[in-house]
RNA sequence: GACAUCGAGGGGCGCUGCAGCAGAUUAACGUCUGUCAGGCUCGAUGUUGAGGAAUAGUUUUUUUAAACCGCGCUCAUGACUC
Repeated sequence: GACAUCGAGGGGCGCUGCAGCAGAUUAACGUCUGUCAGGCUCGAUGUUGAGGAAUAGUUUUUUUAAACCGCGCUCAUGACUC
């Protein structure tokens, strides 16, 4: 770095719909229908790849969280003003 799983980023309802997925259709390109707003970021674990370093262990110090998430309504939490 890649893949998979889990956790977290405070929630609910409604709407639209890209990608993806399922089905239909087409010689093919493609088209149609349905589903669809955590698909993103961070952390952990497992598998795997590349590079670097390297004898192993212990202790101490510092830091201790974020940034995001179509539209409308709404709840929660917090701040400010009246």
SAH (S-adenosyl-L-homocysteine) riboswitch aptamer from a Gammaproteobacteria bacterium, 82 nucleotides, folded computationally. Rfam family: SAH (S-adenosyl-L-homocysteine) riboswitch aptamer. A reference for the family is Wang et al. (2008), "Riboswitches that sense S-adenosylhomocysteine and activate genes involved in coenzyme recycling", Mol Cell. Gene Ontology terms of the family: regulation of gene expression and S-adenosylhomocysteine metabolic process. The sequence was found by an Rfam model in a public genome assembly.